Small-subunit ribosomal RNA, central domain from an uncultured bacterium, 349 nucleotides, folded computationally. Model confidence (mean pLDDT): 87 of 100.
[in-house]
Context: one part of a larger RNA
RNA sequence: CUGGGCGUAAAGGGAGCGUAGGCGGGGUUGUAAGUUGGAUGUGUAAUACCGGGGCUUAACUUCGGGGCUGCAUCCGAAACUGCAAUUCUUGAGUGAGGUAGAGGCAGGCGGAAUUCCUAGUGUAGCGGUGAAAUGCGUAGAUAUUAGGAGGAACACCAGUGGCGAAGGCGGCCUGCUGGGCCUUAACUGACGCUGGGGCUCGAAAGCGUGGGGAGCAAACAGGAUUAGAUACCCUGAUAGCCCACGCCGUAAACGAUGAUUACUAGGUGUGGGAGGUCUGACCCCUUCCGUGCCGGCGCUAACGCAAUAAGUAAUCCACCUGGGGAGUACGGCCGCAAGGCUGAAACUC
Repeated sequence: CUGGGCGUAAAGGGAGCGUAGGCGGGGUUGUAAGUUGGAUGUGUAAUACCGGGGCUUAACUUCGGGGCUGCAUCCGAAACUGCAAUUCUUGAGUGAGGUAGAGGCAGGCGGAAUUCCUAGUGUAGCGGUGAAAUGCGUAGAUAUUAGGAGGAACACCAGUGGCGAAGGCGGCCUGCUGGGCCUUAACUGACGCUGGGGCUCGAAAGCGUGGGGAGCAAACAGGAUUAGAUACCCUGAUAGCCCACGCCGUAAACGAUGAUUACUAGGUGUGGGAGGUCUGACCCCUUCCGUGCCGGCGCUAACGCAAUAAGUAAUCCACCUGGGGAGUACGGCCGCAAGGCUGAAACUC
């Protein structure tokens, strides 16, 4: 530099915002950088190619020709790309009117349940298991009633449901706040798409400082089981799970499927809107956005995908290139650490 690929064989970055860059809607005019026609000059010689000649042939050598894919200058062309100017509204955005939602942050409130404490009733057991034991209990447990304390999570509703870029989000109320969708067509007039670096967000676990600690529960202890049992089962129980602030930056971060746009049979369900029919509602019909199932063309190694494509095309980014060695070593960058990111080779099959 280039080919083929990336759901499951190796391969989509965890996600977003966005810089450079790449790519980019319709009309008109100009320009002539790319593009393109012609001319001139140059593109040494040799080699190579074509046609001849010379050594008896050949190798070798020699003559002629074309070519040397290029560069420069000049004269033209103006469809496409670029550039400049101008204009348009369908892409994009703004406005106006509606609308659904566990989207986010902060504050407040609530009930059920567990545990603990106090008091009453009450007596010998409770608990636990396959069966037991450790454990708790006559210093009165378990059970039950009343009162209190405290922490965490929010049954039913709940959905094949909704929202969010992803991670993720679920009791109720209030405040602040982001985005979406529908209708309209008033405004801007290509303002767009993607995005190497960069920045931000990013489950759980883990880390730092300070709180909190009901329940659960790594580690740990004991009881069982067992040949053993550093397990599975049981009784306890500390970090942790919770809050504030700051780190970490990973995951089967999955749809194992990057983003955007256009197009390509149907059928059926569901969430949010709008319109029609109708006096109105229901039903029914049309349409936009989201989310499921089935299925045809097409695609696929098959499985399957199938308008939410893995189909047909286009633009941009990331990534792959036999298995092991190895996501290791070394170096660098980041981190308090744990470790993360980048990421080989020898050797071997």